Large-subunit ribosomal RNA, domain IV from Haptophyceae sp. NIES-3900, 324 nucleotides, folded computationally. Its mean pLDDT, the model's own confidence on a scale to 100, is 87. The source organism's lineage runs through Eukaryota, Haptista and Haptophyta.

Context: one part of a larger RNA
RNA sequence: CUCUCUCUAAGGAACUCGGCAAAAUGGCCUCGUAACUUCGGGAGAAGAGGUACCCUUAAAGGGUUGCAACAACCAGGCCCAAGCGACUGUUUACCAAAAACAUAGGUUUCCGCAAAGUCGUAAGACAAUGUAUGGGAGCUGACGCCUGCCCAGUGCCGGAAGGUUAAGGAAAUUGGUCAGUUUUCGAAUGAAGCUAAUAACCGAAGCCCCGGUGAACGGCGGCCGUAACUAUAACGGUCCUAAGGUAGCGAAAUUCCUUGUCGGGUAAGUUCCGACCCGCACGAAAGGCGUAACGAUUUGGGCACUGUCUCGGAGAGAGGCUCG
Repeated sequence: CUCUCUCUAAGGAACUCGGCAAAAUGGCCUCGUAACUUCGGGAGAAGAGGUACCCUUAAAGGGUUGCAACAACCAGGCCCAAGCGACUGUUUACCAAAAACAUAGGUUUCCGCAAAGUCGUAAGACAAUGUAUGGGAGCUGACGCCUGCCCAGUGCCGGAAGGUUAAGGAAAUUGGUCAGUUUUCGAAUGAAGCUAAUAACCGAAGCCCCGGUGAACGGCGGCCGUAACUAUAACGGUCCUAAGGUAGCGAAAUUCCUUGUCGGGUAAGUUCCGACCCGCACGAAAGGCGUAACGAUUUGGGCACUGUCUCGGAGAGAGGCUCG
C1' cells in the first nucleotide's frame, strides 16, 4: 500500500448523478394508531411503555445482580407526495426484472361438427374422446365514470339490374386434302368426310356498380373581421373537406422555444408538487380520465441514523513489501 473487519471528538448528507455503501430499526407483551378505501384493508401504520432472577400471591406487593435482563446468536427503519403498471405471476440461461409480457374482465370476428383453425404430398393427427355457457383468431387489459364526429380512400359483409370477363361450347365463313366432273392433258372445278384458321352467340366468380360496417386499416382544417379604455372575441363572413378533435386531461414517460409564467417547498430548487393553457406534435379499447391495495419499479421531500463527507485518525486479521 491492497483486501476483510472494529472503533472514532464536534458536526450529521455539507458526500454524491443519486444516502450508493454503512449505520440505525429489530423478538415478545401492553397501550395506541391518520388520510384514504373497492369496507376487505391501510396496519406491525405512526407513536409510547414493559421485558432477568428470588419470595409471596387472587390481584397487588417486596427483594437481588449487572453498564445493559429478547444482555450472545438470531432479529422490520419509518413517514409524506407524484408517475407507471390494477393485483399474485413471467422475461433477455451468461451486462436489462421493468413502465415490457401475461392476467381475470371487456369487445369484435370466424366456426353447426366429416366444425373453424393448424401440421402433413398423402394416409392421418391436433382441435377433442370437446359441441356455441364450446373451440379458434384479433384488439384492449382489475374496478369506477365513460368511449364523441367521419363510410370519401382501403378492408370486410351484403346485393344482384346493368357493363366487362376465362376455360368450355358454338352458328357461320375461309383454306388444305379428295371421290367425281370438265379438259386445250398444262390444268380447272370440286360433294361428303377428315383437317386448319377466324369466329357471331352462350358462358361463373371477380372487377366496375349499389348499400352497410370504426372496440375494421385509418382520419378528425385555414383565412379575415367584430363588444363604449385596452385586451380578448360569445358573434359574423369566406374557402376547403368524408368529417373538421367531443368529454376528460394538458410544459405531461408526450412541450421544441423552455430553467414557459404564477404559487409551494429551500437561505439558495434546470429536478419535484399545485395551477395556468400559447397541446412545435394529448385525446377516448395502438382506449381517455380517475383509483384503494400491491411493487427488489421511477421521481421529489422529511424524521431517525450514521466515517458518505468536513478530514482524517487508531486498531485486528489476510496479502504485498523489506530482512532472515